[in-house]
RNA sequence: GAUUUAUAAAGAAGCGUGGAGAGACAGGCUCUAUGAAACGCUAGCAACCAGCCGCAGUGCAAGGUGCUAAUUCCUGAUUCCGGAAGUCCGGAUGUAUAUAAAUU
Numbered sequence: 001g002a003u004u005u006a007u008a009a010a011g012a013a014g015c016g017u018g019g020a021g022a023g024a025c026a027g028g029c030u031c032u033a034u035g036a037a038a039c040g041c042u043a044g045c046a047a048c049c050a051g052c053c054g055c056a057g058u059g060c061a062a063g064g065u066g067c068u069a070a071u072u073c074c075u076g077a078u079u080c081c082g083g084a085a086g087u088c089c090g091g092a093u094g095u096a097u098a099u100a101a102a103u104u
Stems, first nucleotide, its partner, number of pairs: 001104008013042005021031003025076004043068003048064002051060002053057001072096001077093002080091004
């Protein structure tokens, strides 16, 4: 990198270094010099894997990952459903993305 499965409406930030970007992509919208990314330290959230309670469970628990603006920030596709409706609104499903676990 690829494939499969699960989850994505909840939850959780301060400081230092840094010095202009960030929110995957596109469009929107938003965050940002009252300091972006990145890195470091400390703190926290979460129960996917591992562990514990003989089994179990909506239990315990931070060891391995992950995460700590906004629903995955919103939308993106459809001979689908409803609304008088191929365009608008809502829904369903899907795509994409992210994370975990397994396989390769």
Molecule: SAM riboswitch aptamer (S box leader)
Organism: Pontibacter lucknowensis